[in-house]
RNA sequence: ACCGCCAUGGCUCAGCUGGUAGAGCGUCGGACUGGAAUUUUGGAGGCGCGGGUUCGAAUCCCGCUGACAGUC
Numbered sequence: 001a002c003c004g005c006c007a008u009g010g011c012u013c014a015g016c017u018g019g020u021a022g023a024g025c026g027u028c029g030g031a032c033u034g035g036a037a038u039u040u041u042g043g044a045g046g047c048g049c050g051g052g053u054u055c056g057a058a059u060c061c062c063g064c065u066g067a068c069a070g071u072c
Base pairs, nucleotide, nucleotide: 001071002070004068006066007065010025011024012023013022019055027043028042029041030040031039048064049063050062051061052060
């Protein structure tokens, strides 16, 4: 330098070829307990950045950034 792949809550990952984003763990509140743990119940919290296409983009296109792997 070039090619490929990846980027989604704090962490690990889903999202079935465009239609209002979910799970487990964690975290916070309630119940339970003498207190805690366990259990149970409710909540908060996210699509790397910038453009484009579209009525509508996490998803498609372009560029950038970062991580990983490969080729010279």

The RNA shown here (transfer RNA) has 72 nucleotides and comes from Callosobruchus maculatus.
The organism belongs to Callosobruchus, within Eukaryota.
Its Rfam family is "tRNA". Rfam's curators write: Transfer RNA (tRNA) molecules are approximately 80 nucleotides in length.